RNA sequence: AUUUAUCUUCGGGGCUGGGUGAAAUUCCCGACCGGCGGUGAUAAGGCAUAGCCUUUCAGUCCGCGAGCCGGUAUUUCCGGCAGGAUUUGGUGAAAUUCCAAAACCGACAGUAUAGUCUGGAUGAGAGAAGAUAAAG
Numbered sequence: 001a002u003u004u005a006u007c008u009u010c011g012g013g014g015c016u017g018g019g020u021g022a023a024a025u026u027c028c029c030g031a032c033c034g035g036c037g038g039u040g041a042u043a044a045g046g047c048a049u050a051g052c053c054u055u056u057c058a059g060u061c062c063g064c065g066a067g068c069c070g071g072u073a074u075u076u077c078c079g080g081c082a083g084g085a086u087u088u089g090g091u092g093a094a095a096u097u098c099c100a101a102a103a104c105c106g107a108c109a110g111u112a113u114a115g116u117c118u119g120g121a122u123g124a125g126a127g128a129a130g131a132u133a134a135a136g
Base pairs, nucleotide, nucleotide: 002135003134004133005132006131007130008129009128010127017029018028019027031116032115033106034105035064036063037062038061043055044054045053046052047051059104060103067081068080069079070078071077086102087101088100089099090098108119109118110117
């Protein structure tokens, strides 16, 4: 280094403006936002320049998380359910990841129909960083 255990900290963004209406940040025009891990041909930097290392690179690919139900079920844990979306062109040996363009998607409850308001939530959490101990 790695593995295991315990602990600590961190761990989500967004309707400016206008229309209709008795009432809408919910409808319409328009605007804005993009959690975590993986993959990955980007970009930047470093080195001993073969190549390697560090940081960085997907909302729509692969997987996960938030919600609900059940298990005596508050917590851990186990099982189940619900909920989502990308094409075209370019380069190239290779790209649903790069470049260009045009699209599309967004839990539950409340309320004039909500990705953006309010609420469960000062919660939970995929995970990230670190500390200690043991194994080796």
A computed fold for a 136-nucleotide RNA from Weizmannia acidilactici, annotated as FMN riboswitch aptamer (RFN element). Lineage of the source: Bacteria > Bacillati > Bacillota > Caryophanales > Heyndrickxia. The RNAcentral record of the sequence draws on Rfam. The prediction has a mean pLDDT of 78. The model forms 100% of the base pairs in the Rfam consensus. Its Rfam family is "FMN riboswitch aptamer (RFN element)". Rfam links the family to the GO term FMN binding.